[in-house]
RNA sequence: AGCGGGGUGGAGAAGUAGUAUCUCGCCUGGCUCAUAACCAGGAGAUCGAGGGUGCAAAUCCCUCCCCCGCAA
Numbered sequence: 001a002g003c004g005g006g007g008u009g010g011a012g013a014a015g016u017a018g019u020a021u022c023u024c025g026c027c028u029g030g031c032u033c034a035u036a037a038c039c040a041g042g043a044g045a046u047c048g049a050g051g052g053u054g055c056a057a058a059u060c061c062c063u064c065c066c067c068c069g070c071a072a
Stems, first nucleotide, its partner, number of pairs: 002070006010024004018055001026042005048064005
């Protein structure tokens, strides 16, 4: 060089063309003598990079980068 899997809020995951979702964490408020738990609300990812197809791309196609594994 080659083959397979993966890259999505701070962390872990879901999402195989049609409003990017969930859990934890974070912030604010409620509850409480207080903390935790619990309840309500909120901020935070334009989806590894670039290009293509298409009315529409996290999703399909091409190239490249990074991580894990196989093989050598």
Predicted 3D model of a 72-nucleotide RNA (transfer RNA) from a Candidatus Parcubacteria bacterium. The organism belongs to Candidatus Parcubacteria, within Bacteria. It was read from a public genome assembly. Its Rfam family is "tRNA". Its mean pLDDT, the model's own confidence on a scale to 100, is 85.